[in-house]
RNA sequence: CGGGGUGUGGCUCAGUUUGGUAGAGUACCUGGUUUGGGACCAGGGGGUCGCGUGUUCGAAUCGCGUCACCCCGA
Numbered sequence: 001c002g003g004g005g006u007g008u009g010g011c012u013c014a015g016u017u018u019g020g021u022a023g024a025g026u027a028c029c030u031g032g033u034u035u036g037g038g039a040c041c042a043g044g045g046g047g048u049c050g051c052g053u054g055u056u057c058g059a060a061u062c063g064c065g066u067c068a069c070c071c072c073g074a
Stems, first nucleotide, its partner, number of pairs: 001073007010026004020057001028044005050066005
């Protein structure tokens, strides 16, 4: 320098196929249960999707640019 992949609550990931209200597990908080803790049960808060911009009535999803990391090639 060229090509490809990944980026989504604190963490690990799904969702992109076919654009249509952002989800799961875990963690955290509250209550119940318990002598207490753990486990279990019920409830709750937290992200607007790496960043910017464009297209669209509507973008995590499509286009362009850009950043970080990983792989391959030179």
This is a predicted structure of a 74-nucleotide RNA (transfer RNA) from an Oscillospiraceae bacterium. It was read from a public genome assembly. Rfam family: tRNA. Its family is annotated with triplet codon-amino acid adaptor activity in the Gene Ontology. Rfam describes the family as follows. Transfer RNA (tRNA) molecules are approximately 80 nucleotides in length. By type it is a transfer RNA. NCBI's taxonomy places the organism under Bacteria, Bacillati, Bacillota, Eubacteriales, Oscillospiraceae.